[in-house]
Background
This is a predicted structure of a 72-nucleotide RNA (transfer RNA) from a Chthoniobacteraceae bacterium. Its Rfam family is "tRNA". Rfam classes the family as a transfer RNA. The RNAcentral record of the sequence draws on ENA and MGnify.
RNA sequence: GUCCUCGUAGCUCAAUGGAUAGAGUAAGCGUUUCCUAAACGCUCGAUCCGGGUUCGACUCCCGGCGGGGACA
Numbered sequence: 001g002u003c004c005u006c007g008u009a010g011c012u013c014a015a016u017g018g019a020u021a022g023a024g025u026a027a028g029c030g031u032u033u034c035c036u037a038a039a040c041g042c043u044c045g046a047u048c049c050g051g052g053u054u055c056g057a058c059u060c061c062c063g064g065c066g067g068g069g070a071c072a
Base pairs, nucleotide, nucleotide: 001071002070003069004068005067006066007065010025011024012023013022018055027043028042029041030040031039048064049063050062051061052060
């Protein structure tokens, strides 16, 4: 340099082009307990960036950025 692949919550992952983007874990609060842990309930928290297609984009297309891989 060319090509392939991935990028969603603090972390690990879901989401036929159509639900208010969902779960586990972590964090906070509460119930329970003499206390802690466990258990249960609640809360908070995200689509890498810019453009395009579409009635509608996490999803498709183009470019950029970043991680991984192959070739040179």